[in-house]
Context: one part of a larger RNA
RNA sequence: CAUACGCAGCAAAAGGGCGUCUGGGGGAUGCCUAAGGCUUCUGACGGCGAUGAAGGACGUGGCAAGCGACGAAACACGGUGGGGACCCGCUGGCAGGGGCUGAUCCACUGGUAUCCGAAUGGGGCAACCCCCUUAGUUGAAGACUAAGGACCACGCUAGUCGUGGGGCGAACGCGGUGAACUGAAACAUCUAAGUAGCCGCAGGAAGAGAAAACAAACGUGAUACCCUGAGUAGUGGCGAGCGAAAGGGGCACAGCCCAAACCAGUCUGGUUACGGCCAGGCUGGGGUAGUAGGACCCGACAUCAAGCCAGCAAGCGAACACGAAUGACGUGGGAACGUCAACCAGAGGGGGUGAGAGUCCCGUAGUGGUCAGGGCGCUGGUGGGUUGGGGAUCCUGAGUAGGGGGGAACCGGAGAAAUUCCCUCUGAAGCAGCCGGCACCAUCCGGUAAGGCUAAAUACGUUCAGAAGACCGAUAGUGCAGAGUACCGUGAGGGAAAGGUGAAAAGUACGGGGUGUACCCGGGUGAAAUAGAACCUGAAACCAGGCGCUUACAAGCGGUCGGAGCCCUCGUGACGGGGGUGACGGCGUGCCUUUUGCAUAAUGAGCCUACGAGUAACCGUUGCUGGCGAGGUUAAGUGUGUGGACACACGCAGCCGAAGCGAAAGCGAGUCUGAACAGGGCGUGCAGUCAGCAGGGGUUGACGCGAAACUUGGUGAUCUACCCGUGGCCAGGCUGAAGGGGUGGUAACACACCGUGGAGGGCCGAACCGAUAAGCGUUGAAAAGCUUCCGGAUGAGCUGCGGGUAGGGGUGAAAGGCCAAUCAAACUGAGAAAUAGCUCGUACUCUCCGAAAUGUUUUUAGGAACAGCGUUCCGUGUUACCGUCUGUGAGGUAGAGCGACCAAGAGGAUGCGGGGGAGUCACAUCCUACCAACUUCUAUUGAACUCCGAAUGCGCAGAGGGGUGCGGGGCAGUGAGGGGCAGGGUGCUAAGGUCCUGCUCCGAGAGGGGAACAACCCAGACCACCAGCUAAGGUCCCCAAGUGAAUACUAAGUUGAACAAAGGCGGUCCGGCUGCUGAGACAGCCAGGAGGUUGGCUUGGAAGCAGCCAUUCCUUUAAAGAGUGCGUAACAGCUCACUGGUCGAGCGGGGCGGGCGUCGAUAAUAACCGGGCAUCAAGUAUUUCACCGAAGCUGUGGACAUACACUUGGAGUGUAUUGUGGUAGGAGAGCAUUCUGUGGGGGGUGAAGCUGGGGCGUGAGCCACUGGUGGACCGCACAGAAACGCAAAUGUAGGCAUAAGUAACGAGAAUGAGGAUGCGAACUCCUCACACCGAAAAGCUAAGGUUUCCUCCGCGAUGGCAGUCAUCGGAGGGUUAGUCGGGGUCUAAGGGGCAGCCGAAUGGCGGGCUCUGAGGGGAAGUGGGUUAAUAGUCCCACACUAUCCAUGCAGGUAGUCUCAUGACGGAGUGCCGGGGGUGUUGGGUCCUGACGGAAUAGGGCGCUGAGUGGCGGCUUCGGCCAACACGAAACACUGAAGGGGCUUCCAAGAAAAGUGAGGGUGCGUCAAGCGUAUGGAUACCCGUACCGUAAACCGACACAGGUAGCUGGGAAGAAUAUUCUAAGGUGCGC
Repeated sequence: CAUACGCAGCAAAAGGGCGUCUGGGGGAUGCCUAAGGCUUCUGACGGCGAUGAAGGACGUGGCAAGCGACGAAACACGGUGGGGACCCGCUGGCAGGGGCUGAUCCACUGGUAUCCGAAUGGGGCAACCCCCUUAGUUGAAGACUAAGGACCACGCUAGUCGUGGGGCGAACGCGGUGAACUGAAACAUCUAAGUAGCCGCAGGAAGAGAAAACAAACGUGAUACCCUGAGUAGUGGCGAGCGAAAGGGGCACAGCCCAAACCAGUCUGGUUACGGCCAGGCUGGGGUAGUAGGACCCGACAUCAAGCCAGCAAGCGAACACGAAUGACGUGGGAACGUCAACCAGAGGGGGUGAGAGUCCCGUAGUGGUCAGGGCGCUGGUGGGUUGGGGAUCCUGAGUAGGGGGGAACCGGAGAAAUUCCCUCUGAAGCAGCCGGCACCAUCCGGUAAGGCUAAAUACGUUCAGAAGACCGAUAGUGCAGAGUACCGUGAGGGAAAGGUGAAAAGUACGGGGUGUACCCGGGUGAAAUAGAACCUGAAACCAGGCGCUUACAAGCGGUCGGAGCCCUCGUGACGGGGGUGACGGCGUGCCUUUUGCAUAAUGAGCCUACGAGUAACCGUUGCUGGCGAGGUUAAGUGUGUGGACACACGCAGCCGAAGCGAAAGCGAGUCUGAACAGGGCGUGCAGUCAGCAGGGGUUGACGCGAAACUUGGUGAUCUACCCGUGGCCAGGCUGAAGGGGUGGUAACACACCGUGGAGGGCCGAACCGAUAAGCGUUGAAAAGCUUCCGGAUGAGCUGCGGGUAGGGGUGAAAGGCCAAUCAAACUGAGAAAUAGCUCGUACUCUCCGAAAUGUUUUUAGGAACAGCGUUCCGUGUUACCGUCUGUGAGGUAGAGCGACCAAGAGGAUGCGGGGGAGUCACAUCCUACCAACUUCUAUUGAACUCCGAAUGCGCAGAGGGGUGCGGGGCAGUGAGGGGCAGGGUGCUAAGGUCCUGCUCCGAGAGGGGAACAACCCAGACCACCAGCUAAGGUCCCCAAGUGAAUACUAAGUUGAACAAAGGCGGUCCGGCUGCUGAGACAGCCAGGAGGUUGGCUUGGAAGCAGCCAUUCCUUUAAAGAGUGCGUAACAGCUCACUGGUCGAGCGGGGCGGGCGUCGAUAAUAACCGGGCAUCAAGUAUUUCACCGAAGCUGUGGACAUACACUUGGAGUGUAUUGUGGUAGGAGAGCAUUCUGUGGGGGGUGAAGCUGGGGCGUGAGCCACUGGUGGACCGCACAGAAACGCAAAUGUAGGCAUAAGUAACGAGAAUGAGGAUGCGAACUCCUCACACCGAAAAGCUAAGGUUUCCUCCGCGAUGGCAGUCAUCGGAGGGUUAGUCGGGGUCUAAGGGGCAGCCGAAUGGCGGGCUCUGAGGGGAAGUGGGUUAAUAGUCCCACACUAUCCAUGCAGGUAGUCUCAUGACGGAGUGCCGGGGGUGUUGGGUCCUGACGGAAUAGGGCGCUGAGUGGCGGCUUCGGCCAACACGAAACACUGAAGGGGCUUCCAAGAAAAGUGAGGGUGCGUCAAGCGUAUGGAUACCCGUACCGUAAACCGACACAGGUAGCUGGGAAGAAUAUUCUAAGGUGCGC
């Protein structure tokens, strides 16, 4: 250089990205409120109800579902008044009516007013059923019409008389009962709180109330309420908390009646000398007080208060009536707008009208009007007494006051505890009395208990009327712009969503497409139709389509900075400006929260839109602003004005301040202490107070959301547990107890055997009940199932229906099981916004400063208080404060030392003393490799050793810098810290450990470096710049800058992970030291390497070389070992030491130290130089020059803060070695939203909103800049007030994505063909095949459901596909009863409940009676036919029951009583047997039969005649015969679980009505009553459709689950097992 692969290049875009346009979707935003809501004020009114309420059910309309209205007189009727033209509600249609002879409508007042409901004749499952009495209709029964029929209390004239009560209702009131959470940072007294709740009762208010009261030496004069007194006096684990009263100021004012004494009348009783007296009751008079009063005795005087009843006025009061004043032009669809020119105003409040109207409409100011009602001003009636003196005879509230005990209420928690109330035990005085004045006593003062009534001022608002809002405007405001609805729940109870066409429906005639009343197009209406009913505006998520650019070798927070090309546009001066896209490159790990620290693989968020969290009242505190000032200020309330809630004035009660000190008496610029004229403490000097606003605190839910729980009142036993009553169910087979029988046997028993018998919590096994094992299922078919196997299956069995037990309670063959999918305490409402030192969340901007993670204490440790640290305001102020330097002090650390103490400790010497041993009794003495003091030698150690002893730090003083510091007030946050380095403790001189001290950084700090990497190195980010210089660190490429220079080293890719260790290395380099060396070293090469001798021993052998021994000797030599290795069985052989030669200069000798290197070197996903890679380096070391390199420094421009200076009207300008990172947090200044006031504006020639473009500001944001859309409101300035700013709370609501065109489409009994209909057929219909169930997947029926039944018309939704179909939508139709079921009958468990008993209240119990209560008892019907849909119900036929009437017969007989009956268990086993089945066997006739044909198929009639009823007769009384009427194929076999017996067993197995008999009263023999026969009459209400092992019931579903009872054929079989199959049904809705 070429070629091949690859790369590059060109092209291609289904799909992706960005942009833009047009749509869909959705319903935000704006505007609106026909109608809604919230809040307040003013006034009215404050009840309704047995004359039937509140609230309902059901009805009422020509057609009528809902709401409203009304009630069988039913979308209405009468009267009076109003009103004056239309009306028949919302509601618009069709049909048809009414109205000027006054409708509809409005107001007032009457009538009617079904049924339920207090509910009231009795009952009951509310809106239904059943009675009695009287009157009426009818001849009776039956049926109907009207009226009446409950209970309790009270009253009296005592009657089956009168009056009242009952229930409902929002709050307020009085009373009975009475919590807990909570607070006390736990908890028990206490608190919450006499609250919540429950219960009783009342009124328009309630309650309280005319002193046995306060007060204090002065006085007040019933009560209630407001302001104040006062958070005072008090109380209080003296904690948390609780908390008066008098007095003062106001509002409003109002006082009375009995009991008793005494008198009179009357009644009763006692007594009597009959004259009377006494006692008691009742009625009337009298009388009501504290300066006592009254009775009593003697005098005097005056008139009518409130209230009540009746009547009459004023004024009030309904519908309603009168009620001034405007035109033109312009724009426009439309005038109220604009312009011009007028007018009214006791009216310019408000609403409407095609847009914004004083003069268009309704209205407004003002005026008029009067029914009902109400109204006390007047009249009449009724209705009260006052006072003087005397006197001391009588009266003046008794189981009372008081006391003891136990409790409660008061501010008062038992306290020294007055006062008041309740229970209990006691128990006075009586006016010369009694009570109180905070224990008690005295004095004094006040009052007169034990009887009662009493307006107003006060509280509340269901309701009505009016007014108003710096209240909301459809996720707001009520839960609701109508809804307590839909829906959920067995129930108590819970509880939504959902507004807008247009000015006017003018709501699209007509045509076209289409299966089409779907939808679309044309056309028309309209100002507008992208205003077309899914309708104003129409945002976002999300989903599409068109166009421009881009994308197929390229890896990630998706941006930012640079930037080529392409496209569009403006403009030409251009290679220009603007817009879109973005090849390629640099840098770059989201947000929030919580943390020492988060990209973290820690929390939260799928996305969008709307909503969503420091508020309010009162109290005190600090600051600012303002008023007045030694003063300041009013509160409640009152007055005046006004449209007003406002304003003004009054109101000085009270509060704060102006004086303090003391426990107090008290004194006072002082006072207290004290003996003190001492000292000391606290004072005296500085102005407050009332408002508004702001910061923070307290009490309240107090920034929002969040418990588990506690308490209280209710609701639940349709699930389930147990119990009570009454019913039902359990195929078939097997075993063979007792007993009894027979035979044998025994003295008799016993006993044995045979057969009989049929027991059993017996056996096997279906239904039924259960649930052993496994699998499946696990977003299921099913919120517990399915499949196969399995347990019990005559029992302590299973099951239906009706009942009972209720939450600290039940029930429990017991598992803490079950009590409605909930259980170690159900569910539901309430206390309640419980509490939460805990978690989460907490919303616009800019500027200034800026922490802490420490100390002390803490039932404290993740909390708190005080201090520390921050901020801000004020004061002080250069002395205080912080660095540096100088001087000067105290000190005992680091170090060092220990012949300086104390203490420790290694080795040696010496060996006091001791141990052990020896030693003739003892002593002495001796030995000792034992211990060992002192001393000494060598070598040492110490936080609690020091003869010594720094640095640093600390104190003081000075110098010179900086600009702090200190004091006081407001407001915080922090009180989890972390890393690095240094000094220590602890630990292992381990830890990314832990605890201190000092510094530092992160925290709260960006930038550069370190590959990446909070705290390591450099360096502290106000903003801009395509300017410069540096730091750390770098300069081969990635990657800016040196393939720089010089000298070495390294060969290991060491470097370039751990400077990886001990230890090793003839790796290499360097430096000393030492040995050998021209007398020739070292290495190589050539040569020698011998003899005694195979040394001796040993040994099979041992000869230099297995082993042992040896002064390993001697000899020859230049040199050569009784031998350094290899080798042999042993020799041999090879070699070494050693020597000579050769070579010719240093050594290929040794040792020590150093540099670099090397081995040691082993972990779990590919990888430890960042990579490529690098070897005289791009490694290492030293030296050196240059360059790069940050948000550092500099330059230029700009902003803000602070200080200073200057100028000034605000404010500006200048200067500065000044400052501007920032979490918690403090301070300041602003933006935006909604509404209000004032001023001044915009708007149909187009407001707000929405959506593009452009511009401005540091930012929040702004623009009266502009295009489109839109179609009626909206800005600005200055003030004011807030429901005032969202990305997060597993936030709330709605919408929309994603997964995904994915899983699934619910029993694997199964489909196929032809035809029909139709726009359309796998699915609908017909036919033919095929398949499945057949103790069921067939038929009947109870419960439950409630029209789902039938027919026609439909297919938008529902149906897991489709649909012509339907259990779906619309319309119409359908349920027929004396006998079936229920009621008019009975009783069971149980329930209610007169009386009665009990209980704070509500209420609980209650079988004498009565009522209620049923799958139990209890009169009566079958066959056939008929409908689209009903049928013992209609029709036909034939029966039967009850009651009544008539007639005949017989002759006693209700009610009541008595006795029977009704009337009952399990198991076993016969008998009967007309049903069914099978087998066998016949026959007549007619009809039908889509397509070819047939009848052994089907249908009708009908023969034979079982049987039913039964005239009549007979009878042994059991029954038999039987005319007549009706009427089934027959015979044989089998044969029930049905019927009716029998046997046996023990656990001994409802009640009443009804019925029968007997006695027998009333009644009756002029025939009642009962019976019977015939004939006749009457026979009410409710249910009746359809599903009903299921698509209609219970399970959220057209759900593999659950659901009582009856029938349940054939073959095989013991059988209801099982298999096949009939009738019949079905093929499971992709």